[in-house]
Context: one part of a larger RNA
Molecule: small-subunit ribosomal RNA, 3' major domain
Organism: metagenome
RNA sequence: UGACGGGGGCCCGCACAAGCGGAGGAACAUGUGGUUUAAUUCGAUGAUACGCGAGGAACCUUACCCGGGCUCGAACGGCACCUGGAUCGCCCAGAGAUGGGCGAGUCUUCGGACAGGUGUCGAGGUGCUGCAUGGUUGUCGUCAGCUCGUGCCGUGAGGUGCCGGCUCAAGUGCCAUAACGAGCGCAACCCCUGCCGCCAGUUGCCAUCAGGUGAUGCUGGGCACUCUGGCGGGACUGCCACCGCAAGGUGUGAGGAGGGGGGGGAUGACGUCAAAUCAGCACGGCCCUUACGUCCUGGGCUACACACGUACUACAAUGGCGAAAACAAAGGGAAGCGAAGCCGCGAGGCGGAGCCAACCCCAUAAAAGUCGUCCCAGUUCGGACUGCAGGCUGCAACCCGCCUGCACGAAGUUGGAAUUGCUAAUAAUCGCGGAUCAGCAUGCCGCGGUGAAUACGUUCCCGGGCUUUGUACA
Repeated sequence: UGACGGGGGCCCGCACAAGCGGAGGAACAUGUGGUUUAAUUCGAUGAUACGCGAGGAACCUUACCCGGGCUCGAACGGCACCUGGAUCGCCCAGAGAUGGGCGAGUCUUCGGACAGGUGUCGAGGUGCUGCAUGGUUGUCGUCAGCUCGUGCCGUGAGGUGCCGGCUCAAGUGCCAUAACGAGCGCAACCCCUGCCGCCAGUUGCCAUCAGGUGAUGCUGGGCACUCUGGCGGGACUGCCACCGCAAGGUGUGAGGAGGGGGGGGAUGACGUCAAAUCAGCACGGCCCUUACGUCCUGGGCUACACACGUACUACAAUGGCGAAAACAAAGGGAAGCGAAGCCGCGAGGCGGAGCCAACCCCAUAAAAGUCGUCCCAGUUCGGACUGCAGGCUGCAACCCGCCUGCACGAAGUUGGAAUUGCUAAUAAUCGCGGAUCAGCAUGCCGCGGUGAAUACGUUCCCGGGCUUUGUACA
C1' cells in the first nucleotide's frame, strides 16, 4: 500500500422488512448429471453452466457409430503434358457413393477460353493446447470509482490531490483546504415514448357539399380532425413561500400534457475471476496425411432404474361448458401472403380475386361484458396415456414430425425442509406477431388488452461504496 475480520462509523441496492404471484408435491415439455450404448458428437459447471452455443437433429444439418468407396483428393490456386467444346437425356449393376453403356449436341481469331485426365508444388483436419494468442463475451456493476502532470511531504515503499463539513442517483455540486489542474468513468449530447405547433397529404373524415346502396368513405370532392412522417417548441428549481453561507432541500404552491433525473432504451472506467470460447472466425506450437482427410447408405445425437435446473398445464365456481356479441398494437408476405365462393364435424381440400403491399392478404384478437347451464363431486374440474379413423409438409414421418375427429380418460384436492421474481402501467393475467423454418415452439425476441397490493423502517441476512481500526496474510 492492499486484502481480510463472526472490528467500529456513515451510506446504498426488491438485500431484508411490508405485500402480491410463483417454483419445491402431480402430469407433460425441455436442458443437465448419471447410467446405458456400436455411437448416444462436442462445448458450457457456485454466484457468472443446466428452454445455454442450437434464431428450429426425420435425410441434410452432423462434427458421433456400423458398413461400402476415394487418394490431386469434396472445394480452391500455380506449372507441365495429354484428351475433348461446353452441356443434356436415357439404360444397366448397386443401399447409395460409384462403376459401365447408349444417344443427342458440337466454341474458336487455331493462340486459347472452358471441361476432363495424368504428374507435381501448394491441399484438407469441428484433431490437441482458451494455461501460447487475436477478436468477442459473462461477472463484480450503471457500482462510483480508476488514474495522471506539476507542486508539496516522506531516506524509501508511498502519501497528498481523492481527506473534512454539507449535498447528490453520482469523485454530483458547494464550502473548506499544500495543493493547483487534467484524463478515463458520472451526467449531457443519440433513439423510443408522453403535450403542442408548422410542413406534407391515394390512411383518415359526412366534419362540410353532392351522388349512391341491403350495408360500408362506397363514389365525386376536401385535408378540418384522427393518423402517418419530417422539422421545431416545451421543463430550467425558471416563478412563489420556507430552511440553508452556498450547493441544495421542502411545499395538496402557481402555471403546465409533463415537474425537480418525466418513463424506457442504447451506452459498461482502471481492472478482477490464468472466467468462457482453438466448434463462429482468425492465429503460434504440436499431431494425422491410401487417413485424425473426403464421398455415401443406414443408425445415433430422441436411449432410461434414477437425480437436479428451467418452463408449460392443472388441481377448479373470481371457475368449466354453451350461445349471441365488442374493443388492439406491433409485425410478416413473391419459389410468398393467399380473399370471396364451394366441399369437409374438423385438421384441411378445391378455388383463385387482390397484393412487391398505410392500398391486398396472414387476421375472427383473447381475457372482459351479456344470457344460459353445471352445484362442490376426482366432478360438465383436469387433461396425460392409449385405441381407431383421418389431414399436412417432405424423395422419405418405423426408429423420430406436427395437426384433426371419435373413443379412452391417469396423476393431481394447492405441495416438507428450504427457495424465487416483482415498487406501477410494474406484478399478475389475456391473447397477437416475428426470427429460425419444407414441416415442427410450452423456448426465445417483440406487441398491445385488463390491471393490483405493499414499503413502518435499516436491528438482522446477502451484495456493494467511503472511512477508521487490528493483523502472525501478500